[in-house]
Description
This is a predicted structure of a 72-nucleotide RNA (transfer RNA) from uncultured Brevibacillus sp. Model confidence (mean pLDDT): 81 of 100. Its Rfam family is "tRNA". It is annotated as a transfer RNA. It was read from a public genome assembly. Lineage of the source: Bacteria > Bacillati > Bacillota > Paenibacillaceae > Brevibacillus.
RNA sequence: GCGGACGUAGCUCAAUUGGUAGAGCGUCGCCUUGCCAAGGCGAAGGUCGAGGGUUCGAGACCCUUCGUCCGC
Numbered sequence: 001g002c003g004g005a006c007g008u009a010g011c012u013c014a015a016u017u018g019g020u021a022g023a024g025c026g027u028c029g030c031c032u033u034g035c036c037a038a039g040g041c042g043a044a045g046g047u048c049g050a051g052g053g054u055u056c057g058a059g060a061c062c063c064u065u066c067g068u069c070c071g072c
Stems, first nucleotide, its partner, number of pairs: 001072007010025004019056001027043005049065005
C1' cells in the first nucleotide's frame, strides 16, 4: 500500500436483512435474614466510533474518515 472482519450500556453481545435500542453480568435502592451470601422486586446507565448522503423514517443502505484484529 491492497483486501477482509469488527466498533451498540461499565463488560460480553443481540436487534427477525429500514419502523420509536434490548439481554446477561456488573452498579444502586428496597424486601427477606441475627449478619453475610443466595433469592425476589425495582431503578439508573446509550449523540449505536466520527462526519456527511439516501429515505417520510437509518444501528442497518451509500460515501469519507478514525481505531482494533486477520490476510497478502